A computed fold for a 348-nucleotide part of an RNA from an uncultured bacterium, annotated as small-subunit ribosomal RNA, central domain. The full RNA is in RNAcentral, with records from ENA and SILVA. Its mean pLDDT, the model's own confidence on a scale to 100, is 83.
[in-house]
Context: one part of a larger RNA
RNA sequence: UUGGGUUUAAAGGGUGCGUAGGUUGCGAUAUAAGUCAGCGGUGAAAAUUUGGGGCUUAACCCUGAACUUGCCGUUGAAACUGUAUUGCUUGAGUGUAAACGGGGUAUGCGGAAUGCGUGGUGUAGCGGUGAAAUGCAUAGAUAUCACGCAGAGCUCCGAUAGCGAAGGCAGCAUACCGGGCUACAACUGACACUGAAGCACGAAAGCGUGGGGAUCAAACAGGAUUAGAUACCCUGGGUAGUCCACGCCGUAAACGAUGAUUACUCGGAGUGUGCGAUAUUACAGUACGCUCCCAAGCGAAAGCGAUAAGUAAUCCACCUGGGGAGUACGUCGGCAACGAUGAAACUC
Numbered sequence: 001u002u003g004g005g006u007u008u009a010a011a012g013g014g015u016g017c018g019u020a021g022g023u024u025g026c027g028a029u030a031u032a033a034g035u036c037a038g039c040g041g042u043g044a045a046a047a048u049u050u051g052g053g054g055c056u057u058a059a060c061c062c063u064g065a066a067c068u069u070g071c072c073g074u075u076g077a078a079a080c081u082g083u084a085u086u087g088c089u090u091g092a093g094u095g096u097a098a099a100c101g102g103g104g105u106a107u108g109c110g111g112a113a114u115g116c117g118u119g120g121u122g123u124a125g126c127g128g129u130g131a132a133a134u135g136c137a138u139a140g141a142u143a144u145c146a147c148g149c150a151g152a153g154c155u156c157c158g159a160u161a162g163c164g165a166a167g168g169c170a171g172c173a174u175a176c177c178g179g180g181c182u183a184c185a186a187c188u189g190a191c192a193c194u195g196a197a198g199c200a201c202g203a204a205a206g207c208g209u210g211g212g213g214a215u216c217a218a219a220c221a222g223g224a225u226u227a228g229a230u231a232c233c234c235u236g237g238g239u240a241g242u243c244c245a246c247g248c249c250g251u252a253a254a255c256g257a258u259g260a261u262u263a264c265u266c267g268g269a270g271u272g273u274g275c276g277a278u279a280u281u282a283c284a285g286u287a288c289g290c291u292c293c294c295a296a297g298c299g300a301a302a303g304c305g306a307u308a309a310g311u312a313a314u315c316c317a318c319c320u321g322g323g324g325a326g327u328a329c330g331u332c333g334g335c336a337a338c339g340a341u342g343a344a345a346c347u348c
């Protein structure tokens, strides 16, 4: 390289939009570039295969044929691919109508808890642990009541429930923005799928500037434990951080460890949102989701099983023994931290 693969053995890009490219519904007509057929030219010789022949044989040599799978020209064919014109509606999109949801952004409001402050009641402990101690407390703590302040998070509902491309999203209200789904079948008429580059989004931590700072809490300090204990447990203090605004970073077991799209392939159970029907309330049915069990099939097995890891198709990404190593070097990006790309020697 071919081939074979990518849930767990190496391997699906964190996610989307999308350029080039690749691929692409059902008909009609034309064309003849691809395609197919005939004929002609060319495709050096040697070599190779094969028929025949020559050296006593063989090696070797001579000769005929094949091969040279290709290219060019020409004459045809028109199913398929391409191209051009024209049409269709089922793919795709638009419209009308109704529900749906922690989907997003901004603003406002709420009560409980926590901490702190002030005052009252009240008295000797509180707190913490395996047991303790550090710590707090007669300058009145803990507990309890009232009032006030601050910041952050939203108990119950809450659910193998919902929404979102992923990351993710949860008190309540309002405004704005986005989404898919269902019903109707009015409109457009293949407008589609995928997608190298590119662009955008992207948890937590971290970084910059400015705020904020209740709780918790790396670092730091103390008490224990221990042979030691730069830990696990505890206390207090507590910086960064945790929160907000703006700007970076661009990584995660970014996981369903399962790329996107389309079609097909027994059944059963539950559930969310529509439609629908009968009729007041359910069983059915249907569409799109979510969850569970299983036939066939698949799989090394575990398992998957209409949300496939089954049967097929299109496009992209990725893998090719372990270590060295996601390292070195170079390049690009970043304020930095670092990220992206990404070897080899050597060794087993």
Base pairs, nucleotide, nucleotide: 004319005318006317007302008301012316014201015200016199017198021194022193023192025088026087027086028085029084030083031082033081034080035077036076037075038074039073040072041071042070048066049065050064051063052062053061054060091191092188093187094186095184096183097182100179103177104176105175106174107173108172109171110154114150115149116148117147118146119145120144121143125136126135162169163168206248207247208246209245210244211243216241220237221235222234223233259315260314261313262312263311264310267293268292269291270290271289272288273287274286275285297304298303321348322347323346330341331340332339333338